[in-house]
């Protein structure tokens, strides 16, 4: 220098054009003589960033930043 994969909640990850989700963690409640486990609920996201396509983009396209892998 070239090719390629990844970036989504505090953490680990789903989500391949039509209202952003799960598990764990956190908070509250239930339950227990009490604690843990268990059950229910809540809070937490400008989907790395910028731009484009589209009625509509986490998703498609271009650029860019960071991380991993490969080639020369």
């Nucleotide at each position: 220098g070239c090719c390629u994969u990844c970036u989504u909640a505090a953490c680990u990850c789903a989500g391949u054009g039509g209202u952003a989700g799960a598990g764990u963690a956190u908070u509250u409640g239930c339950a227990u003589g009490g604690u843990a486990a268990g059950c229910a609920a809540a809070a937490g996201g400008u989907c790395g960033c910028c731009g484009g396509u589209u009625c509509a983009a986490a998703u498609c396209c271009g650029g860019u930043a960071g991380a991993g892998g490969g080639c020369u």

About this RNA:
RNAcentral holds the sequence, with entries from ENA. Predicted 3D model of a 72-nucleotide RNA (transfer RNA) from Choricystis parasitica. The coordinates come from a structure-prediction model, not an experiment, and the mean pLDDT is 84. Rfam family: tRNA. It is annotated as a transfer RNA.